[in-house]
Context: one part of a larger RNA
RNA sequence: GAACGAACGCUGGCGGCGCGCCUAAUACAUGCAAGUCGAACGAGAAUGUGUAGCAAUACACAUGUACAGUGGCGAACGGGUGAGGACUACAUGGGUAACCUACCCUCGAGUGGGGAAUAACUAGCCGAAAGGUUAGCUAAUACCGCGUACGCUUCCAAGACUGCGGUUUUGGAAGGAAAGCGAUACCGUGGGUAUCGCGCUCUUGGAUGGGCUCAUGCCCUAUCAGCUUGUUGGUGAGGUAACGGCUCACCAAGGCUUCGACGGGUAGCUGAUCUGAGAGGAUGAUCAGCCACACUGGCACUGCGACACGGGCCAGACUCCUACGGGAGGCAGCAGUAAGGAAUAUUGCGCAAUGGGCGAAAGCCUGACGCAGCGACGCCGCGUGGGGGAUGAAGGUCUUCGGAUUGUAAACCCCUUUCGGGAGGGAAGAUGGGAUGGGGUAACCCAUUCGGACGGUACCUCCAGAAGCAGCCACGGCUAACUUCGUGCCAGCAGCCGCGGUAAUACGAAGGUGGCAAGCGUUGUUC
Numbered sequence: 001g002a003a004c005g006a007a008c009g010c011u012g013g014c015g016g017c018g019c020g021c022c023u024a025a026u027a028c029a030u031g032c033a034a035g036u037c038g039a040a041c042g043a044g045a046a047u048g049u050g051u052a053g054c055a056a057u058a059c060a061c062a063u064g065u066a067c068a069g070u071g072g073c074g075a076a077c078g079g080g081u082g083a084g085g086a087c088u089a090c091a092u093g094g095g096u097a098a099c100c101u102a103c104c105c106u107c108g109a110g111u112g113g114g115g116a117a118u119a120a121c122u123a124g125c126c127g128a129a130a131g132g133u134u135a136g137c138u139a140a141u142a143c144c145g146c147g148u149a150c151g152c153u154u155c156c157a158a159g160a161c162u163g164c165g166g167u168u169u170u171g172g173a174a175g176g177a178a179a180g181c182g183a184u185a186c187c188g189u190g191g192g193u194a195u196c197g198c199g200c201u202c203u204u205g206g207a208u209g210g211g212c213u214c215a216u217g218c219c220c221u222a223u224c225a226g227c228u229u230g231u232u233g234g235u236g237a238g239g240u241a242a243c244g245g246c247u248c249a250c251c252a253a254g255g256c257u258u259c260g261a262c263g264g265g266u267a268g269c270u271g272a273u274c275u276g277a278g279a280g281g282a283u284g285a286u287c288a289g290c291c292a293c294a295c296u297g298g299c300a301c302u303g304c305g306a307c308a309c310g311g312g313c314c315a316g317a318c319u320c321c322u323a324c325g326g327g328a329g330g331c332a333g334c335a336g337u338a339a340g341g342a343a344u345a346u347u348g349c350g351c352a353a354u355g356g357g358c359g360a361a362a363g364c365c366u367g368a369c370g371c372a373g374c375g376a377c378g379c380c381g382c383g384u385g386g387g388g389g390a391u392g393a394a395g396g397u398c399u400u401c402g403g404a405u406u407g408u409a410a411a412c413c414c415c416u417u418u419c420g421g422g423a424g425g426g427a428a429g430a431u432g433g434g435a436u437g438g439g440g441u442a443a444c445c446c447a448u449u450c451g452g453a454c455g456g457u458a459c460c461u462c463c464a465g466a467a468g469c470a471g472c473c474a475c476g477g478c479u480a481a482c483u484u485c486g487u488g489c490c491a492g493c494a495g496c497c498g499c500g501g502u503a504a505u506a507c508g509a510a511g512g513u514g515g516c517a518a519g520c521g522u523u524g525u526u527c
Base pairs, nucleotide, nucleotide: 001527002526003525004524006523007522008521009520010519013382014381015380016379017378018377019375020374021340026338027337028336030335031334032333035073036072037071040070041069047062048061049060050059051058052057080293081292082291090217091216092215093214094213095212096211099210100209104206105205108202109201110200111199112146114144115143121136122135123134124133125132126131152175153174154173155172156171157170158169159168160167161166180198181197182196183195184194185193186192187191219265220264221263226256227255228254231253232252233251234250235249236248237247238246268290269289270288271287272283273282274281275280295316296315297314298313299312318329319328320327321326346372348371349370350369354368355366356365357364358363385415386414387413388412395406396405397404398403419468421463422462423461424460425459429454433450434449435448436447437446438445439444471516472515473514474513475512476497477496478495482511483510484509485508486507492499493498
């Protein structure tokens, strides 16, 4: 000198864009943060209409709405944090002839015919509650056989290629599937048929996302020198989507290491950020990629995918409820609270946009996100007026008492009105989608209309009036900027040198001056 997720002191007008618990991965009151589908399924309060009745109400029909249940998809994304981990992490580049991939796209084929249950519900019982249990009834795109099946899987034979592990082609044998729903038209008593759409099953290729593996790089410490027994390798088996001591049985005795093994300490890694002429050094907030974690430790289930933040089980610590028998919970999601700390924000608005989940769609959900609020925390921009104005006014300060300086500064004259204040107008961000009407065989097209959290915001115009808007630090040298008074080695200053003991440009005050400016200084940290 530059920089900062900064803090502290004094001061503080406006706007834009960013950023905002670095400490206790401490504990959490309360609300919200993951649902959706009735075009998979059974049931269904309520509601409306009608009839009877003075009424309460009862019955019938319609709509099948709400709460719940079965089932499907999602919940493994998105969001948070950086505790652990020095390597199964991360970065870069390879390999996978050792692998998987729901939804999506694509190739080919199919979707036949049956069965047995169960929740909801009803009735009963147990329990303070959480919840549980017995009997009975019922549906499905839930579950289970049968049939059929190719290019799929396994096995056998032959050929080709080969890195001799295997890959691939042809032929044969065996094994393995499925589910319906809606719209329109027609026929009709329930229902059926056809077309189309959405689904479902098997299969090919792709895309996307991952798993595994190899090489190289990746902090300090030798006051850590030897470490290792599933350890190193082999055979066989199990297991996995897959290779593999991944696991197991047996066999061998190996494997790593001064090019630093093993141990100890510290640490999420990277793109990047800061600094620097560069080389380098330091850092890893925000944004983006990857990893790890979700009260602590362990475990599996479901599933294409988890060993799963707002799922489950077990153990532990803590908190809460209890009828003492037993139960409930997990903010390192968004707000917010307590505590810690020098220190870090609102228990806000909206799904209008973008994105995501579900759905045929309308739509629903979305503390992701879009916005607003608070904070000079940072960067950038603007303003606090402009021109003229000498009797060089008054006042202040200094003085050699002549004057000098503050100083064109003020007053005064002429202008302007940014920002702020008031008034009026007033967006883009809206594409898609809904409604109505018209056209078209259809896809669809046209017209009108509805629809924005931010927000009556940005922006534009007008009104008044210089009116409402400047501080902070320094002035001995380094280092731009000097005098007077007070104090008297006291009080104090200080980054270093050093000032202060009666004439202090170094302390304190005042006047003046210098620097920066809505900031200025100090402290901390890095280069």